[in-house]
RNA sequence: GCUGGUGUGGCUCAGUCGGUAGAGCAGCUGAUUCGUAAUCAGCAGGUCGCCGGUUCAAGUCCGGCCACCAGCU
Numbered sequence: 001g002c003u004g005g006u007g008u009g010g011c012u013c014a015g016u017c018g019g020u021a022g023a024g025c026a027g028c029u030g031a032u033u034c035g036u037a038a039u040c041a042g043c044a045g046g047u048c049g050c051c052g053g054u055u056c057a058a059g060u061c062c063g064g065c066c067a068c069c070a071g072c073u
Stems, first nucleotide, its partner, number of pairs: 001072007010025004019056001027043005049065005
């Protein structure tokens, strides 16, 4: 330098054929317990790597860039 893949709450990941983002773990509160853990109930937390484009509407489609991973040279 070229090709491919990945980028979404603190972490690991979903998100179909574009229709206003969810789960598990972690965190907080409460219940339960002599107490802790476990269990149960509830709460909070992300505008989806960045910038543009298409569209009534973009995590999703298109372009450029960045980071990481793999391969090629």
Overview
A computed fold for a 73-nucleotide RNA from an Oscillospiraceae bacterium, annotated as transfer RNA. It was read from a public genome assembly. The source organism's lineage runs through Bacteria, Bacillati, Bacillota, Clostridia and Oscillospiraceae. Its Rfam family is "tRNA". By type it is a transfer RNA. From the family's description: Transfer RNA (tRNA) molecules are approximately 80 nucleotides in length. Its mean pLDDT, the model's own confidence on a scale to 100, is 82.